[in-house]
RNA sequence: UUCUUAUCCAGAAAGACCGAGGGAAUUGACCCUAUGACGUCUUGGCAACCUGUCACGCGCUGCGUGAUAAGGUGCCACAUUCAACCCCCUGCAUUGCGGGGAAAGAUAAGCU
Numbered sequence: 001u002u003c004u005u006a007u008c009c010a011g012a013a014a015g016a017c018c019g020a021g022g023g024a025a026u027u028g029a030c031c032c033u034a035u036g037a038c039g040u041c042u043u044g045g046c047a048a049c050c051u052g053u054c055a056c057g058c059g060c061u062g063c064g065u066g067a068u069a070a071g072g073u074g075c076c077a078c079a080u081u082c083a084a085c086c087c088c089c090u091g092c093a094u095u096g097c098g099g100g101g102a103a104a105g106a107u108a109a110g111c112u
Stems, first nucleotide, its partner, number of pairs: 003110006013043005021032003026084004044076003049072003052068007080104001085101004089096001
């Protein structure tokens, strides 16, 4: 890197540097941005995927549930910003944060 599984409508700030685009890809839309976005660094925070610790339970040297937040990531505009492909309901000029699925993406853990 690929593959597998799970989750993705919640949550979370400021300072410094940089200097023009950015929000993954294609298309369309919408939004952020010289009142400095994006990115980098520092501090802070959010969360609970994995490890650890504690408590309880069980079919007991393992497993499960809850808590904690010490460690490893991750994240801190807009639902993964929204939509596209398929199905259902509504609708039939215009329609909907409608429901489900797929595809793609992101994060964690694991195998090779």
Description
Predicted 3D model of a 112-nucleotide RNA (SAM riboswitch aptamer (S box leader)) from Flavobacterium album. Lineage of the source: Bacteria > Pseudomonadati > Flavobacteriales > Flavobacteriaceae > Flavobacterium. It matches the Rfam family "SAM riboswitch aptamer (S box leader)". Its family is annotated with regulation of gene expression in the Gene Ontology. The prediction has a mean pLDDT of 82.